[in-house]
RNA sequence: CUCGGACGCGGCGAUGGAUCUCCGCCGAGGCCGCGCAUCGGCCUGAACCGCCCCGCCCGGGGCUGAUGGCUCCUUCCCCCGU
Numbered sequence: 001c002u003c004g005g006a007c008g009c010g011g012c013g014a015u016g017g018a019u020c021u022c023c024g025c026c027g028a029g030g031c032c033g034c035g036c037a038u039c040g041g042c043c044u045g046a047a048c049c050g051c052c053c054c055g056c057c058c059g060g061g062g063c064u065g066a067u068g069g070c071u072c073c074u075u076c077c078c079c080c081g082u
C1' cells in the first nucleotide's frame, strides 16, 4: 500500500419526530490550510427514493403504509361515547 474478515462507530431503509432493536444495506474520493504528521475546512460520492396487473419499454389501470421492526408523540381520516 492492497484484499478479506471480525469488532466498534457513523449513515440509510416509499409522507413528520423520538427511545429501543443480535432486521437488512452503505461507509469512500478529491482539494485547501502546510513540505510531512496530526488537526481543521470545503467539494463530491455510496446505501435510499413502494407494490400489483396489462408479456418488456412507453403508456394505462389498481393497492398498502406516518414503523425496516416494537412502542410513544405529532398531522390527517372514520366510528362510538361524554
Stems, first nucleotide, its partner, number of pairs: 009027005016073003020069002028044006050063005